[in-house]
RNA sequence: CCGAGCGGGAGAGUCCCGGCACGACCGGGCGCCGAAGGAGCAAACCCUUCCCGGAAUCUCUCAGGCAGACGGACCGCACGGG
Numbered sequence: 001c002c003g004a005g006c007g008g009g010a011g012a013g014u015c016c017c018g019g020c021a022c023g024a025c026c027g028g029g030c031g032c033c034g035a036a037g038g039a040g041c042a043a044a045c046c047c048u049u050c051c052c053g054g055a056a057u058c059u060c061u062c063a064g065g066c067a068g069a070c071g072g073a074c075c076g077c078a079c080g081g082g
Base pairs, nucleotide, nucleotide: 001081002080003079005077006076007075008074013030015029016028017027018026019025031066032065033064037062038060039059040058045053
């Protein structure tokens, strides 16, 4: 550094209309969230100079999400490999 296991793990409409087997499902509409993924950028630094490069839990919201479940960056524990 990578992988899988166990545990913890936030945010935002269970809004409006229609459909319906009356389910939190399906379609449309508007509003919102950011911690899967994706995208963007500063300084230091690098270089004679310029260009290039230059992070994120920052920004954008394409994707994803806004009852629950699933998922979930990140953290902890123990383990395997490089």

About this RNA: This is a predicted structure of an 82-nucleotide RNA (Glycine riboswitch aptamer) from uncultured Pseudonocardia sp. The sequence is in RNAcentral, with records from MGnify. Taxonomically the source falls in Pseudonocardia (Bacteria, Bacillati, Actinomycetes, Pseudonocardiaceae).